[in-house]
RNA sequence: GCCGACAUAGCUCAGUGGUAGAGCAGUUGAUUUGUAAUCAACGGGUCGGGGGUUCAAAUCCCUCUGUCGGCUCCA
Numbered sequence: 001g002c003c004g005a006c007a008u009a010g011c012u013c014a015g016u017g018g019u020a021g022a023g024c025a026g027u028u029g030a031u032u033u034g035u036a037a038u039c040a041a042c043g044g045g046u047c048g049g050g051g052g053u054u055c056a057a058a059u060c061c062c063u064c065u066g067u068c069g070g071c072u073c074c075a
Stems, first nucleotide, its partner, number of pairs: 001071007010024004018055001026042005048064005
């Protein structure tokens, strides 16, 4: 330098055009002599940045950035 995959909640991930979600973690409460476990409720998002298409974009297109993997060239 080229090719591909990935980037969504604190963590791990789902969601491939039409209301942004789950598990774990966190907070509060119930239960218990207490802890753990269990149960209930609550909070938490510029969907990597920018632009475009569309009535409507996490989702489609372009570009940039980052991570990972593969390939190639030079001395």